[in-house]
Context: one part of a larger RNA
């Protein structure tokens, strides 16, 4: 619970593709199923309700006797504006196709660069170094730090870099080569509503974490030790395993946040930036114009509980999915489904206030 909502109060699945379903552009002819309409016809038991009339000594209740009505339903006749069906055109939605452009879009495919850490090997050199607030563990005379040549492996990619840019979303960052998706932008060459959203469904989905096998240079849960402290199972300091990396499988979470689902139209305006194609000037990259598409920043009307939002809406309107419905108990229990496992999804009640 026919209502009202969902940026921040309780509420937008993480995000996409897509099944059913819902919803659907301009013209047009038919059909008459929805949908409108009739003094047509059937049915609408009896009470009850409306009208007369009657009867309990009045009168309500009631009882009787006549008349009317009665939602809808069913079948018949008309209407065809708008929705459904069939049929025909159409191009302004959606596709495609031709020329061009940006881009950390994916495959982390192959390749390769250099800077820095550490760690070996060598040389000079000698007495500390490190670390803090201050110390101390810790390292060095078996030669450390320092500084110079050489070589190992690993991971990340400073500047440029931006409030820049790509991607649906999580995310993407050194060059270079290879496959590969998307997007704009100009043309109007094709197709001719092919569209939108999308209950299950099916995919991809940060970091941790798991399973096998590898690699491990820094960094660093766990752990240790050293301080601080009343105490320090922290913070700060020396180490340091898993892990971070890689393949391959799993996991399905998140402040997966614009706390804002998608789509389509409509509604002052000012300014930056980022792609594209134009016109103007002078034939220029500057400058000026106007335009499509992206992304910020102010604001008008309007909206808003207020902060705020304002053509990238939180305005106005339509369409479709999701989700809310007092606070705890509780994302718990129980059941089912997924998982190796950790766990996840779905997801309550009693009791309280």
């Nucleotide at each position: 619970u026919u209502g009202g909502g969902c940026g921040u109060a309780a509420a937008g699945c993480g995000c996409a593709c897509g099944u059913a379903g819902g919803c659907g552009g301009u013209c047009u002819g038919g059909u008459a199923a929805g949908u409108c309409u009739c003094a047509c016809u059937g049915u609408g038991a009896a009470a009850g309700c409306c009208c007369g009339g009657g009867g309990c000594u009045c009168a309500a209740c009631c009882c009787c006797c006549g008349g009317g009505a009665c939602g809808c339903c069913a079948g018949g006749g008309g209407a065809u504006a708008c929705u459904g069906c069939c049929g025909g055109a159409c191009u302004g939605g959606a596709g495609a196709c031709a020329g061009g452009c940006a881009g950390a879009g994916g495959c982390u495919u192959g390749g390769u660069g250099g800077a820095a850490u550490u760690c070996c090997g060598g040389g000079u050199g000698u007495a500390c170094c490190g670390g803090u607030g201050g110390a101390a563990u810790g390292c060095g005379u078996a030669g450390a730090g320092a500084u110079c040549c050489g070589g190992a492996g690993g991971a990340a990619c400073a500047c440029c870099g931006g409030a820049g840019g790509c991607g649906a979303a999580g995310g993407c960052g050194g060059c270079c080569a290879g496959c590969u998706g998307g997007g704009c932008c100009u043309g109007a060459u094709c197709u001719g509503a092919c569209g939108c959203u999308g209950a299950g469904g099916u995919g991809c989905g940060a970091a941790a974490g798991c399973g096998u096998g590898g690699g491990g240079a820094g960094c660093g849960a766990a752990c240790a030790g050293g301080a601080u402290u009343a105490g320090a199972u922290a913070c700060c300091c020396u180490g340091g395993u898993a892990g971070u990396c890689c393949a391959c499988g799993c996991c399905g979470u998140a402040a997966g946040c614009g706390a804002u689902g998608g789509g389509c139209a409509c509604u002052a305006g000012a300014u930056g930036c980022c792609g594209g194609a134009g016109g103007g000037a002078a034939c220029g990259a500057c400058c000026c114009c106007g335009u499509c598409g992206g992304u910020g920043u102010c604001g008008a009307a309007g909206c808003u509980a207020a902060c705020g939002c304002a053509u990238u809406a939180a305005g106005u309107g339509c369409c479709c999915c999701g989700c809310c419905u007092g606070g705890g108990g509780a994302g718990u229990a129980c059941g089912g489904c997924c998982g190796c496992a950790a766990g996840g999804c779905u997801g309550a009640a009693a009791c309280u206030c």